[in-house]
Molecule: transfer RNA
Organism: Planctomycetota bacterium
RNA sequence: GGGCGGUUAGUUCAGUUGGCUAGAACGCUUGCUCGACACGCAAGAGGUCAGAGGUCCGAGUCCUCUACCGCCCA
Numbered sequence: 001g002g003g004c005g006g007u008u009a010g011u012u013c014a015g016u017u018g019g020c021u022a023g024a025a026c027g028c029u030u031g032c033u034c035g036a037c038a039c040g041c042a043a044g045a046g047g048u049c050a051g052a053g054g055u056c057c058g059a060g061u062c063c064u065c066u067a068c069c070g071c072c073c074a
Stems, first nucleotide, its partner, number of pairs: 001073007010026004019057001028044005050066005
């Protein structure tokens, strides 16, 4: 230099053919339970969907560029 994949909650990851309000598990907070802790149960907080631009009535999803991570080729 060329090609491919990845970036979504604190962490690990889903998200189908673009469609109505972005989710799960673990973790965190509060309450219940317990003599107390753990476990269990209930509720809650937490997201610029890496950044910018474009297409579209509508974008986490499609297109372009940039950044970062990984793999392959030279």